[in-house]
RNA sequence: UUCUGGUUGAUCCUGCCAGAGGUCAUUGCUAUCGGGGUCCGAUUUAGCCAUGCUAGUCGCACGGGUUAGACCCGUGGCGAACAGCUCAGUAACACGUAGAUAAACUACCCUAUGGACUGUAAUAACCUUGGAAAACUGAGGACAAUGACAGAUAGUACUCCAGUGCUGGAAUGCAGCGAGUAUGAAAUGCUCCGGCGCCAUAGGAUGUGACUGCGGCCGAUUAGGUAGACGGUGGGGUAACGGCCCACCGUGCCGAUAAUCGGUACGGGUGGUGAGAGCCAGAGCCCGGAGAUGGAAUCUGAGACAAGAUUCCAGGCCCUACGGGGCGCAGCAGGCGCGAAAACUUUACAAUGCGCGCAAGCGCGAUAAGGGGACCCCGAGUGCGAGGGCGUAAAGUUCUCGCUUUUGUAUAUCGUAAGAAGAUAUACGAAUAAGGGCUGGGCAAGACCGGUGCCAGCCGCCGCGGUAAUACCGGCAGCUCGAGUGAUGAUCACUAUUAUUGGGCCUAAAGCGUCCGUAGCCGGUCAAACAAGUCCUUCGGUAAAUCCACCCGCUUAACGGGUGGGCUCUCGAGGGAAACUGCUUGACUUGGGGCCGGGAGAUCUGAGGGGUACGUCUGGGGUAGGGGUGAAAUCCUGUAAUCCUAGACGGACCAUCGGUGGCGAAAGCGCCUCAGAAGAACGGACCCGACGGUCAGGGACGAAAGCUAGGGUCUCGAACCGGAUUAGAUACCCGGGUAGUCCUAGCCGUAAACGAUGCUCGCUAGGUGUUGCGAAAGCUGCGUGCUUUUGCUGUGCCGUAGGGAAGCCAUGAAGCGAGCCGCCUGGGAAGUACGUCCGCAAGGAUGAAACUUAAAGGAAUUGGCGGGGGAGCACUACAACCGGAGGAGCCUGCGGUUUAAUUGGACUCAACGCCGGACAUCUCACCAGCACCGACAAUUACAGUGACAGUCAAGUUGAUGACUUUACUCGAGUCUUUGAGAGGAGGUGCAUGGCCGCCGUCAGCUCGUACCGUGAGGCGUCCUGUUAAGUCAGGCAACGAGCGAGACCCACGUCUCUAAUUGCCAGCAGCAUCCAUGUGAUGGCUGGGUACAUUAGGGAGACUGCCGUCGUUAAGGCGGAGGAAGGAAUGGGCAACGGUAGGUCAGUAUGCCCCGAAUGUGCUGGGCUACACGCGGGCUACAAUGGCCGGGACAAUGGGAUGCAACCUCGAAAGGGGAAGCUAAUCUCCUAAACCCGGUCUCAGUUCGGAUUGAGGGCUGAAACCCGCCCUCAUGAAGCUGGAUUCGGUAGUAAUCGCGUCUCAAUAGGGCGCGGUGAAUACGUCCCUGCUCCUUGCACACACCGCCCGUCAAAGCACCCGAGUGAGGUUUGGAUGAGGCCGCCCUUCGGCGGUCGAAUCUGGGCUUCGUAAGGGGGCUUAAGUCGUAACAAGGUAGCCGUAGGGGAAUCUGCGGCUGGAUCACCUCC
Repeated sequence: UUCUGGUUGAUCCUGCCAGAGGUCAUUGCUAUCGGGGUCCGAUUUAGCCAUGCUAGUCGCACGGGUUAGACCCGUGGCGAACAGCUCAGUAACACGUAGAUAAACUACCCUAUGGACUGUAAUAACCUUGGAAAACUGAGGACAAUGACAGAUAGUACUCCAGUGCUGGAAUGCAGCGAGUAUGAAAUGCUCCGGCGCCAUAGGAUGUGACUGCGGCCGAUUAGGUAGACGGUGGGGUAACGGCCCACCGUGCCGAUAAUCGGUACGGGUGGUGAGAGCCAGAGCCCGGAGAUGGAAUCUGAGACAAGAUUCCAGGCCCUACGGGGCGCAGCAGGCGCGAAAACUUUACAAUGCGCGCAAGCGCGAUAAGGGGACCCCGAGUGCGAGGGCGUAAAGUUCUCGCUUUUGUAUAUCGUAAGAAGAUAUACGAAUAAGGGCUGGGCAAGACCGGUGCCAGCCGCCGCGGUAAUACCGGCAGCUCGAGUGAUGAUCACUAUUAUUGGGCCUAAAGCGUCCGUAGCCGGUCAAACAAGUCCUUCGGUAAAUCCACCCGCUUAACGGGUGGGCUCUCGAGGGAAACUGCUUGACUUGGGGCCGGGAGAUCUGAGGGGUACGUCUGGGGUAGGGGUGAAAUCCUGUAAUCCUAGACGGACCAUCGGUGGCGAAAGCGCCUCAGAAGAACGGACCCGACGGUCAGGGACGAAAGCUAGGGUCUCGAACCGGAUUAGAUACCCGGGUAGUCCUAGCCGUAAACGAUGCUCGCUAGGUGUUGCGAAAGCUGCGUGCUUUUGCUGUGCCGUAGGGAAGCCAUGAAGCGAGCCGCCUGGGAAGUACGUCCGCAAGGAUGAAACUUAAAGGAAUUGGCGGGGGAGCACUACAACCGGAGGAGCCUGCGGUUUAAUUGGACUCAACGCCGGACAUCUCACCAGCACCGACAAUUACAGUGACAGUCAAGUUGAUGACUUUACUCGAGUCUUUGAGAGGAGGUGCAUGGCCGCCGUCAGCUCGUACCGUGAGGCGUCCUGUUAAGUCAGGCAACGAGCGAGACCCACGUCUCUAAUUGCCAGCAGCAUCCAUGUGAUGGCUGGGUACAUUAGGGAGACUGCCGUCGUUAAGGCGGAGGAAGGAAUGGGCAACGGUAGGUCAGUAUGCCCCGAAUGUGCUGGGCUACACGCGGGCUACAAUGGCCGGGACAAUGGGAUGCAACCUCGAAAGGGGAAGCUAAUCUCCUAAACCCGGUCUCAGUUCGGAUUGAGGGCUGAAACCCGCCCUCAUGAAGCUGGAUUCGGUAGUAAUCGCGUCUCAAUAGGGCGCGGUGAAUACGUCCCUGCUCCUUGCACACACCGCCCGUCAAAGCACCCGAGUGAGGUUUGGAUGAGGCCGCCCUUCGGCGGUCGAAUCUGGGCUUCGUAAGGGGGCUUAAGUCGUAACAAGGUAGCCGUAGGGGAAUCUGCGGCUGGAUCACCUCC
């Protein structure tokens, strides 16, 4: 030594983005005070500067002037090379560190020794006098010095040199008697009498110059650089070495351990951050360097190439009398400009220091102080307490009282150079002092209110906002930090996302296509020697500040002081050790190599030979098609095809054997034989003796396609041409067909060149196949045979430990280790652009950035999906059968259209005879017109001098006391405005409750415990059999359980018991009627009865219970018996977890929004009933299985008091008029119809069919025109069985026939029920439509109505190329050339020559940046166009390389890969 949010439906990884911390700069809002600080124009413009100041001093060097003076001018000395500022340049001995100077100098200072002799000539100030605008400058005269000059001596240098000496790692150094040559000191000055000075030599100290080892940036898309360049000899020059410079000679020197070139950058101490290693920075303080507008040069001096010195050029500015002059703040203040960005034109030399001076002292924008600044660090405060009221409480608010006085205000004293600060004392008074950010998650703090309505806006990231926003803007409340707090940018950490500590590369990014091999790196066993690495110890250095510890001083702290330590430098030197590495030497055999032996092999190269098929040609036979496909066509064929047969020619290829068999480094290699070459394995008692491993650069080989030249061309076959398919079809399919495919010689150098797995070595359980060689045993036919065991080697499968995100790998590792190489660092842009190298070209190799983006990705999980597979199932599936719809007319609903309105909802199944189970008014929501209504509060006005309301009449109106006029009645509130309500079939079913439809006539959905997995999850729920069923049985890491299924409930089918009115009537009795005579028939009519039917209560019965068979001895299936009923008897009810934002705010309820005198309420009329048309559901038909006429028979369910109505009567009928009974097993609706018998019609638009229309009636109702139903007469349309397609039904079902009821005043062709007659077909399947389960693939998860690719069109952005054009840098020539240096001439001025040479002009090369007509791709952008390439077998499996084609995704050819589904076969396990 820390994590958190974001890829997903969820998970684990990889990986990046973002957040939380620190520091620095700028900035928003805000701000009471003090202390400290090494803070404050560094970042951009080393841009330009007005004004003032920043270097003087010395009278104890000298002259002069003047005097009131510590005065002034000049000569002279010292200083001005320090200090201060800045960071442009510089990648360098610039810096750091350690050396070294045997290659040097050093003013002032210190120590020591010695010395200072003799002379001379000037000059400034000054005086006189000129020039000039100014700056400044000229002439004449006088004079001094510690100024200058000459001579002497000392000294110094060189040469020679006796005997020699010293230091040292090393003499090339030093010393040296003496001689010669050259050169050659001084201020006997000043004085205050103390001293201060001068000269030489030697030494020290200080400072400086030059040299060397080592250390510290990036780029190879910079690989070769260099001509004084490298060295030598001899000179010159310098304080000094040296190509520093020059002449000559040689051709070297540097470079992969990165030269050269380009970019960037002052270096260090140190600073920030970090656990550390590191990474980033180098402004401030210190050390060093460099620079002073750009550039060059020089003087003086100890020291400068000096910018508060000089000269010159350039550029800029200023003055000018136009002649000429002056200036350079990167010193302190200050100004302009630039910018996001930075202070006063202050005070003082009092302190520290520097210069001068003997000193006093003078000077100093160094420095010390103050002013400004939230720049940093530190400290303090903005009050404390008590009681009462309000408040449920808390929070809070308010009132009163008390305390404190840092700070504040005022005064005084001390303090200081002067302010300030500070200290002390006194007085006053809670007085003078709180903000910023945030509140969806990460991340502490609102499920508060208002506004807004994908707008405005927020947002580091994820993400909020489309009418109920905890996310925007405000209010309130809260959280956090606090005189601060936020924002933006940079940097470190987080980040083990650059991995030395400390990462990876099968599938996530990442192993070079393969091998050989150079440098490099690494290297077996034993021993000796050395001591380079290594280790120990000692000495020296590593400036101060910074850092750490302790102590001390400011009231504390920051800050400061002291002492000690530490850091750093891969440091230097001395001494030691010898294990390891290294170097040298000697040995060894196990690594490696060699030799020998017999075997294996599609190993390679060359030559020769063979075989089938195919194509073409020739001959013969033979006749009408052949060929091809999903189906066709193009095509071939009467000049004879296809087919059969005999032969010839040609090129390519090499079946079977053949095998997770073999060989090879990889690419790759397959008929046979020969020749040549190479490698590996096995065996050996042999030989060498570490000779090895890996390899940057380099070299060789390297499928297919492609290229060049020449051949060859049978097949196949890019391009191309036809034919199909299609909406199109530049494709898939078919017919042709050129390059190519083949050979020779050369090039190319890439592939999913894959085990997506670099090479070598060692170690770490096994099992089981197979290749080659060997060993042993047994068998033996004695073979080169067979079997078993075993060693090595190669090649497969399974699997333990271990590893891994998992899938998986697992002795040929993806395990445990060692060595070396290559490669990776989010996705895209992009393997692109530019540059370079290679190539004939195609192209290959190397290989970015701007910009854009929050993910991209791997493995696995659960679902969903598949034009994947398997199993099972269903009349809203098929098949078989029956009957319909779709055609006609009409009814009805919907759309559309129309309309003042044609109210609204529902739209695949799962809207459309649905809401609506009844639209003339009402209903009613729509339209036109008319009228009515505001509880309550405030306010205005009016009101017993009469509010409001009502009403006759007239007018008005379609009509109305609605309004107007007039009059009457009544008796207390009314009006305006503002709020607020009642009401709303107004909005939102995407805010909801409740209810319902569909998935679902389904069989599923879960839980507990255990187990497996890092986890999401799995298991159970799977497999086998079975079932209608997750129904049951057996097996199994599962064992149990729940909701569903079933059981249960209702109806119906059989029997039985009980009961018997209003039901029933067998038997008994009676009565009535009828026919015509019978112990006949009929009527439950009566007594009576309760047998039967029926009604309605209870029980029984059915359970695969019994038999046979199949099955596992199971579950269960099939058949049979018995039975009313047989395997769920039949038909219903109920019906899981959930999904569908399914439907309903118009049934009711309800949140929010809206209207509120109208979107409320009432009335009248209209509309919902419209009609060119489209669709759904029905009715009636098209006729003879029928229509019509006449006669005859048999039900059940239900309804009935505003009702059902018998019966009588009128009417042709609908119906009318009377009227008994009935609150109903009593009365009534109530004659069922199809059917049966008889007759007629005779195939025709009819005696079918009934639409439409005319006329006359009836009923309901206030009302029948829009717009009802019924009756009668007349009229008599379409229609002759219905295209594609589609619906229902498996038995009392379909079909057919009528009846009842609901709604209801009236109106059924509708809904719901009831009974009558009553079939056909299947006893299966998964082909279509779907459902369930298992499995598989997936780039889907809003889940295939999914996802997604490319062109084109539009807008924006950055980039590339680009005829050119502009600017800069650098380099190399040419011309002009200030000035310096040297030489000569020379008295000076100056002239001439040589050389160096800034600057200017001009030409070329290289390079950087900007800009540009036009061209190119890239990226981004809710709803543009064209297609549908990919993901499922994605509908032609996909992808890689290459070539060609095409609007586009892409298509096709050749070779390769599995990262392809499915089925089958072989082999292995």
Molecule: small-subunit ribosomal RNA
Organism: marine eukaryotic metagenome